[in-house]
RNA sequence: UGCGGGGUAGAACAGUCUGGCAGUUCGCGGGCCUCAUAAGCCCGAGGUCAUUGGUUCAAAUCCAAUUCCCGCAA
Numbered sequence: 001u002g003c004g005g006g007g008u009a010g011a012a013c014a015g016u017c018u019g020g021c022a023g024u025u026c027g028c029g030g031g032c033c034u035c036a037u038a039a040g041c042c043c044g045a046g047g048u049c050a051u052u053g054g055u056u057c058a059a060a061u062c063c064a065a066u067u068c069c070c071g072c073a074a
Base pairs, nucleotide, nucleotide: 001073002072003071004070005069006068007067010026011025012024013023020057028044029043030042031041032040050066051065052064053063054062
């Protein structure tokens, strides 16, 4: 420098193809259960969907640029 993959809650990831309420597991907080703890069950909090711009009635999703991480090639 070129090509490819990726950036979504504290952690790990789905959702993108085919635009339409932002989700799962673990973790965190509360409750139930227990003599108590763990396990189990229920509820809750927590998100600028990397950044900026564009298209659209509507963008995590489509388009462009930028940025960071990983891989391959040189």

Predicted 3D model of a 74-nucleotide RNA (transfer RNA) from a Fidelibacterota bacterium. The RNAcentral record of the sequence draws on ENA. NCBI's taxonomy places the organism under Bacteria, Pseudomonadati, Fidelibacterota. Its mean pLDDT, the model's own confidence on a scale to 100, is 85. It matches the Rfam family "tRNA". Its family is annotated with triplet codon-amino acid adaptor activity in the Gene Ontology. Rfam's curators write: Transfer RNA (tRNA) molecules are approximately 80 nucleotides in length.